[in-house]
RNA sequence: CCGUGCUAGGCGGGGAGCUAGCGGUGCCCUGUACCCGAAAACCGCUAUAGCGGGGCUGAAUUCUUGCUUGAGGUUCUUGAUCGGAUAGAUUCGUUUUUGCUGAGCGGUGUUGAUAGUUGGGUUCUAUGCAACCGGGGGCUAUGAACCCCGUCAGGUCCGGAAGGAAGCAGCGGUAAGUAGUAUUGCCGGUGUGCCAUAGAGUUGCCUGGCUGGAGCUAGCUGGUGGAGACAGCUCUCCGCUUUGGGAAUCGAGAGUGAGUGCACGG
Numbered sequence: 001c002c003g004u005g006c007u008a009g010g011c012g013g014g015g016a017g018c019u020a021g022c023g024g025u026g027c028c029c030u031g032u033a034c035c036c037g038a039a040a041a042c043c044g045c046u047a048u049a050g051c052g053g054g055g056c057u058g059a060a061u062u063c064u065u066g067c068u069u070g071a072g073g074u075u076c077u078u079g080a081u082c083g084g085a086u087a088g089a090u091u092c093g094u095u096u097u098u099g100c101u102g103a104g105c106g107g108u109g110u111u112g113a114u115a116g117u118u119g120g121g122u123u124c125u126a127u128g129c130a131a132c133c134g135g136g137g138g139c140u141a142u143g144a145a146c147c148c149c150g151u152c153a154g155g156u157c158c159g160g161a162a163g164g165a166a167g168c169a170g171c172g173g174u175a176a177g178u179a180g181u182a183u184u185g186c187c188g189g190u191g192u193g194c195c196a197u198a199g200a201g202u203u204g205c206c207u208g209g210c211u212g213g214a215g216c217u218a219g220c221u222g223g224u225g226g227a228g229a230c231a232g233c234u235c236u237c238c239g240c241u242u243u244g245g246g247a248a249u250c251g252a253g254a255g256u257g258a259g260u261g262c263a264c265g266g
Stems, first nucleotide, its partner, number of pairs: 001266006009057003012030004020046005034054004063259007072250007079242002082239004087234002091231001093230009103221003106217003115211008123200006129193002131190005138181005148173004156165003
């Protein structure tokens, strides 16, 4: 150096998260690199850190490692947009409401404004009256087989007779009761009426008289003061997004270099 056969090793890796820590299943990024079993409030292991079973490859393009590069992830920080929360200052913005004013427009007013004075109604109270309702009276009618009255036919009873007694029906009247009543009188009541008298009455409304002689109104526009809401501004804080910046960390893959067994034979 070549050939043959073995062994170490390899047959994906990484990130976040979980974990005392390591790895796995699960999620994510790379990428194509065996199979079977179980495994998230979980499965196995202990710094030599997956467990159990099987298969392929095998000392180099394939194993180990240095350097360069680098997909992607995580953390911190800063800037910007957007959204939200608190507080502040307030306007040159929009809008709601309220007070004052009375410049313009309008309405009304010499057929008399504001104001003053006076009377009345409406309002309230008391008394009375009327109405209505209820009760009862009066009047009329009806109304008792007997237990109401009067008269009592017939008949009954007493008596020798004369005469007397009780008394049904009928008739008349009446009690309790029932019905009616134009009207008139008694008692009680009221969300009835405003009729009568007296008193009260904050000015809310209506109306009349007298004095007086020009305003009154605030409906619209305007001016001015106050209160509020929305929007905008500032500070602080929170959150989302960003190939915006910076830092750190882990890092697949790629390129390049180096290193690395055993046995036999030639």

Record summary:
This is a predicted structure of a 266-nucleotide RNA (Bacterial large signal recognition particle RNA) from a Dehalococcoidia bacterium. Rfam family: Bacterial large signal recognition particle RNA. Its family is annotated with signal recognition particle, plasma membrane targeting and SRP-dependent cotranslational protein targeting to membrane, signal sequence recognition in the Gene Ontology. Rfam classes the family as a non-coding RNA gene. Model confidence (mean pLDDT): 75 of 100.